[in-house]
This is a predicted structure of a 350-nucleotide RNA (Bacterial RNase P class A) from a marine eukaryotic metagenome.
The model forms 97% of the base pairs in the Rfam consensus.
It matches the Rfam family "Bacterial RNase P class A". The family's RNA type in Rfam is ribozyme. Rfam links the family to the GO terms dimeric ribonuclease P complex, ribonuclease P activity and tRNA processing.
Model confidence (mean pLDDT): 77 of 100.
RNAcentral holds the sequence, with entries from MGnify.
This record gives sequence, C1' cells and structure tokens, in this order.
RNA sequence: CCGCCAGACAGUCGCUGCUAUUUUGCACCUAAGUGUUUAGAUAGGGGAGGAAAGUCCGGGCUCCAUAGGGCGAAGUGCCAGGUAACUCCUGGGCGGCGUGAGCCGACGGCCAGUGCAGCAGAGAGUAGACCGCCAACCCGAUUUAUCGGACGGUAAGGGUGAAAGGGUGCGGUAAGAGCGCACCGCGUUUGUGGUAACACUAACGGCAUGGUAAACCCCACUUGGAGCAAGACCAAAUAGGAACCCAAUAGGUGCUGCCCGCACUGGGUUCGGGUAGGUCGCAAGAGGCCUGUGGCGACGCAGGUCCUAGAUGAAUGACUGUCCACGACAGAACCCGGCUUACGCGGCGG
Repeated sequence: CCGCCAGACAGUCGCUGCUAUUUUGCACCUAAGUGUUUAGAUAGGGGAGGAAAGUCCGGGCUCCAUAGGGCGAAGUGCCAGGUAACUCCUGGGCGGCGUGAGCCGACGGCCAGUGCAGCAGAGAGUAGACCGCCAACCCGAUUUAUCGGACGGUAAGGGUGAAAGGGUGCGGUAAGAGCGCACCGCGUUUGUGGUAACACUAACGGCAUGGUAAACCCCACUUGGAGCAAGACCAAAUAGGAACCCAAUAGGUGCUGCCCGCACUGGGUUCGGGUAGGUCGCAAGAGGCCUGUGGCGACGCAGGUCCUAGAUGAAUGACUGUCCACGACAGAACCCGGCUUACGCGGCGG
C1' cells in the first nucleotide's frame, strides 16, 4: 500500500416474507352445505452493511411531453484510456513532500481587459535612491599626501517588506552595472523519441513589461426540470359547492429564468366540503460466483453456474451450553456505480 472477515456452533421459545397443504372465526342451518373474513395450523427454503452513514457526484426508472433552437446560469479543466455515466477509476507527464516503500495536486490562460497586495519602505509595475559607493573638472582646509562640500555618476553592498528591476563566478570600471564573458535561467526556433501531455538536444538572442484567476474574467468541453412522498390502478365518501377578477382577430396555460418555435384552449384568487383505505411500483439485476482469454492496468470478451431481505408505527430477538481471535463502527425502505466520513492496542493473507 492492497485484499478478505466483521464472533462461531448446538438446543429451546419467539418475529417476518415466499411456496405447498390444511382449515380457523362469524352468520345461515336438523344435517349436508352455503356465504363471508384472512386471522390460524403444519412443512420447506430465505431474512441488513463494508460502510446500510453523509446526501456529495453520476445514472437506471417515472412524470411534465410532441420537446427543438438561442441567451443566461451551472459544472469540469495536464495527456491517453476504462465505464451506462461521472467531479469516479487506471496508466502516464509535470510540480511538491518523504531516508524509503509511497503520498498529494482547484494541473487551460496574466501579451484580451479589470481588480487586489494594509502597514513598512526611496520605490510595489511599463514601479527607485533612505543608508551607502565614486567623485576627473569646481570650492574650502592642508607646504607634499589627504579631508570636507557641491555639480554629477551608480544600483554591485545594506535596510524595509510576503514579494524589490534574473542567479553564481570572472573580467572591466572613478565606483559600479549583462557593461562583456562562462555556466544556469528566460525567449524564439531546429532535430530526435513519444498517440499525446512532455523529455532530451542544437542554434540564435543580453533578455525579466513581476505576483495573484480556490479574484472578476477569457478559452475549451458538458448540461431540460422535478423526483418512489416519482407515478399507475381500484374502492369509498362528499357539495358536478359558492363568490370575485382577467380573457375571446387575442390572451392564457404547458415543472429552473428569459426569448423564439411547438402543443393545447380558458386562466387566476378567496371561502367551504370529502378522502388519507387498498393494490402495484417493490426486486431476475448496467446482478453474484467460477473458468478461460486479451490488456501494464482500470476493464473487456467467451463459456458455465446461482437466485441472495422486501418491511410499511416499520420484521431477524430472548435464554442455555461450548469454542476462541473476547467481537469495533454500526440497521435496508426504488435500485445501481463511485467519493467522503466512522471503525477495535481485532484477526488472516500478499
């Protein structure tokens, strides 16, 4: 760093779903039987997780709905692949951290524009002279040598700051400075390797008009909305209720906002009444496992095999015995692929 397990076994009683068999309760009834209800009994096979958590992404599915275009808005951001899809995963590149195995990355653009950087500091962007260094010519002191001042030169040294006009060294100069040179860095271009991101190399150029986009913004790509309390059906009940407003060549309605298009033909507000029951959706799947095969890998292909919870105030619990690794975090509610968080001095394997 990765993978697996998530107390086990036995007995007794109990809960729940499915399948099969059976008949219980009530009413009618001499009995046989009929109707109604879906509680009962017996047998068999099942019954929470790696995170079921967070609701952060992506979808399947359902409806709007016949559902197209534009603007706006939102999301992602190195390259190449995987996948139903993704902000996920795999491999690679670059940058950073670690002694190392490894880990992290909000990783397009600052020469399109705008903004921001307090204080300090001479100066914070087409941004400088505070302390310094030099000082030929000029002035003063001084017999020579030198000291001070001024015109002027300078940005190598110091200071301030998160950040200060490329870095190190040599030469040069009055003192310095890419001023010149070597190497590094930067820019432009050639060649080689690579699908690419990029890497290496060669030539030329003294070359810094800085930083910041998890600032607004620009660029590229992607994107209907709402959601199982979606939605469909059945039964029952009430009041096929009342009032007001807008509208008829138009207007209005149509599930993010606006416009166009399209479809439909009424729309809105207030008061009042009934219902909250049942069934489906609801588990056979982008499914699990095994073998072979292709691939560095994520994963794909082929074959075989298996069925693995469907509750609805919400099911899996209690007791006894044995074992030992002495059992952490913790309970499905339409489903799946991820991510994140929690997790025992737990156990096993690589």